Context: one part of a larger RNA
RNA sequence: GGAUUAACGCUGGCGGUGUGCCUAAUACAUGCAAGUCGAGCGCCCUGGACUUUGUUUCCAAGAAAUUGGAGAUAAGGUCCAGGGAGCGGCGGACGGGUGAGUAACACGUUGGAUACCUGCCCUUAAGUUGGGGAUAAGCCUUAGAAAUAGGGUCUAAUACCGAAUAGUCCCUUACGGGUAAAGCAGCAAUGCGCUUAAGGAGGGUCCUGCGGCCUAUCAGUUAGUUGGUGGGGUAACGGCCUACCAAGACGAUGACGGGUAGCUGGUCUGAGAGGAUGAUCAGCCACAAUGGAACUGAGACACGGUCCAUACUCCUACGGGAGGCAGCAGUAAGGAAUCUUCCGCAAUGGGCGAAAGCCUGACGGAGCAACACCGCGUGGAGGAUGAAGGCGUUUUCGUCGUAAACUCCUUUUUUGAGGGAAUAAUUCUGAAGGUACCUCAAGAAUAAGCAACGGCUAACUACGUGCCAGCAGCCGCGGUAAGACGUAGGUUGCAAGCGUUAUCC
Numbered sequence: 001g002g003a004u005u006a007a008c009g010c011u012g013g014c015g016g017u018g019u020g021c022c023u024a025a026u027a028c029a030u031g032c033a034a035g036u037c038g039a040g041c042g043c044c045c046u047g048g049a050c051u052u053u054g055u056u057u058c059c060a061a062g063a064a065a066u067u068g069g070a071g072a073u074a075a076g077g078u079c080c081a082g083g084g085a086g087c088g089g090c091g092g093a094c095g096g097g098u099g100a101g102u103a104a105c106a107c108g109u110u111g112g113a114u115a116c117c118u119g120c121c122c123u124u125a126a127g128u129u130g131g132g133g134a135u136a137a138g139c140c141u142u143a144g145a146a147a148u149a150g151g152g153u154c155u156a157a158u159a160c161c162g163a164a165u166a167g168u169c170c171c172u173u174a175c176g177g178g179u180a181a182a183g184c185a186g187c188a189a190u191g192c193g194c195u196u197a198a199g200g201a202g203g204g205u206c207c208u209g210c211g212g213c214c215u216a217u218c219a220g221u222u223a224g225u226u227g228g229u230g231g232g233g234u235a236a237c238g239g240c241c242u243a244c245c246a247a248g249a250c251g252a253u254g255a256c257g258g259g260u261a262g263c264u265g266g267u268c269u270g271a272g273a274g275g276a277u278g279a280u281c282a283g284c285c286a287c288a289a290u291g292g293a294a295c296u297g298a299g300a301c302a303c304g305g306u307c308c309a310u311a312c313u314c315c316u317a318c319g320g321g322a323g324g325c326a327g328c329a330g331u332a333a334g335g336a337a338u339c340u341u342c343c344g345c346a347a348u349g350g351g352c353g354a355a356a357g358c359c360u361g362a363c364g365g366a367g368c369a370a371c372a373c374c375g376c377g378u379g380g381a382g383g384a385u386g387a388a389g390g391c392g393u394u395u396u397c398g399u400c401g402u403a404a405a406c407u408c409c410u411u412u413u414u415u416g417a418g419g420g421a422a423u424a425a426u427u428c429u430g431a432a433g434g435u436a437c438c439u440c441a442a443g444a445a446u447a448a449g450c451a452a453c454g455g456c457u458a459a460c461u462a463c464g465u466g467c468c469a470g471c472a473g474c475c476g477c478g479g480u481a482a483g484a485c486g487u488a489g490g491u492u493g494c495a496a497g498c499g500u501u502a503u504c505c
Stems, first nucleotide, its partner, number of pairs: 001505004006501005013376006019369002021334001026332003030329003035090003040087002043084019097287003107211003111207003116204003121200008129163001131161002138153006169178003183192003213259003220250003225247008262284004266277004289310005312323004340366001342365003348362001349360004379409004389400004414442006423432001449494005454475003460489005470477002
C1' cells in the first nucleotide's frame, strides 16, 4: 500500500447493487417450512334435484268400490355440489440448513467396471385371459386420565393371492424347468394406465494412477493382519464375513502414533514465482439432541419416518406418555459482534393430478444495518467598505477572506399535486406497487464531518501546564518561553464518512 462476513469511537443527506452468528454442532416458547390424487376404492355427514313404496290431509268426479290433482311425513334408490377420516398410488432420498466429524479414494483430476444398479422420462417389440379369499374405514364392544391398544361383525379396489398363456427374459452343457399383468375416463373415436423384454438419456455405486497440512521431543506397526481354497453375503468386485491352509503385509521415498482441518472451482495479495485463505455463489462430501440399528422403497440406514439406549425438557389420574429449529422468522444464553415472529405464489423451479387446481419460509420481493462497493448531493455566477467578529502582532498591520452580507440564477435532492409501467413469449393471472419513471409547482431551500500538523509524513503559531498532567507505531517528547501534553486560531489530508483495533499478503 492492498484486502476483510469485521468490531469500537466520533459523525451521518439520498439512491443502486450486494452482504449480514466468524462465538455455544448451546437450549428452544409460538406460527409456518410436504403434500397431492374422487379420472384407483368403499364409506360417513350436510345441502339440492329427480324418483319408488307406505301412511295421512284437502279438493274434484262417482251411488259405492275407486280414480285424478295438490300437500305433509317415513323408508329407500339415482344424480349433482361441498366437507371428513380411511384403504390404495406417487412424492416425503428433491429442495432448504450446518461444517461437528473426517488426513480418508473424503476431495480434485486421469483412466477402468466382461464386476454393477437405476422410479419417473424417451425409443422399440410383445401382451393385458379367467378366477379367489381377505382387510381398513363403518357398526357393536372392552381396557385406559391420555397416548393408544384389544375383541366381534360388514364391505371395496389400480391393495393381496392362485390358475392360464410365454418370447427376445431367468436357471441349466443339454434335455428340460421357472416367472407377468389392472384397470379408469369417455356415447364413441380414443386417451391415461398396467405387465414382460431390449436400448437410450439422466442419476448412482465400486476400483484405480497422480495431487494438496504440521510433528521423529511419535521408529517400528499389523492377527482378519497379508495371500490362497471352499462357503456365505451384496446390485456388484473384494477378508466384506466365515472355516481351513500358508506366513505374510507396511515402514526414514516417514509406516504407526499425536495435533490441526470439511475438499474444490475460486478469493485476497504479489510484476511474477509464490504466500495466505475456502464468507456470499457453484460442484462434491459429511451430519441432523448424543450413540446404535434396521424396515419400507428404484433410491435412505432417512433433518420435519420407525425401533432401542443415554442426557435434557414437558404432560400425568403416578399406571404411563410426548418432544428434538445445523428449515424461515423469532427467544434466551455466549460474545467486540451479525436482521423482520413481514408480503406473495404474479415470475422461475419442484411435488401430486387427465385437467381445473392444491402445496411450496425453495424462490420472487419488501423491512432493518454507512457492513461493503459504486454513483449523486450539501448550490452556481457576481460581490472589497477587504464589514463585524475571532486569532496573531514588531500596534498597525497580517490572517480567516470573495469567505460572509448583498444582487442575479438554478432545482440534482427535498416537499406537494397529477399521470403511471415493463416484468405475462401464451387466453387468464402482478406480491413487489400507486413502486420505478414522467409532468407541474414551491423554495437555497432539507444535508459535513473526522483525523492529523517534531522526523518518518502533507500541514504552525499563541496561551495553559512545568519529568506533573499527559502523548507515543518507531525514534522519542514533558524538569518555566514545549511547533511532540491540553485548549484556541490557522493549516494539511480524506470525505458521508474519518480514525483506531484485529487478521492476511
Source information:
The part of an RNA shown here (small-subunit ribosomal RNA, 5' domain) has 505 nucleotides and comes from a Candidatus Peregrinibacteria bacterium. Its Rfam family is "Bacterial small subunit ribosomal RNA". Gene Ontology terms of the family: ribosome and structural constituent of ribosome.